[in-house]
RNA sequence: AAGUUAAAAGGCAAACUCAAGGAAACUUGAGGACGCAAAGCCACGGGCCUAAAGAAAUACGGUAGCCGGGUUACCAAUA
Repeated sequence: AAGUUAAAAGGCAAACUCAAGGAAACUUGAGGACGCAAAGCCACGGGCCUAAAGAAAUACGGUAGCCGGGUUACCAAUA
């Protein structure tokens, strides 16, 4: 430096269940593992989800485990 098919150590944790918060999407904690090499962090661009209050959805709400972008980082066969 690369990381496409390697190893080891360690890491994260979908669905589902329980508890708490919220109008909801969803979030947090505990259990649990479908998977993940950034499934660490940031809603900047696009997408998707939500809609209290009749309907609707153009969000200032949510999603980083939808994609792109930004940013930081463990290990490391091999060259």
About this RNA
A computed fold for a 79-nucleotide RNA from Desulfogranum marinum, annotated as c-di-GMP-I-GGC riboswitch aptamer. Lineage of the source: Bacteria > Pseudomonadati > Desulfobulbia > Desulfobulbaceae > Desulfogranum. The model forms 95% of the base pairs in the Rfam consensus. The sequence was found by an Rfam model in a public genome assembly.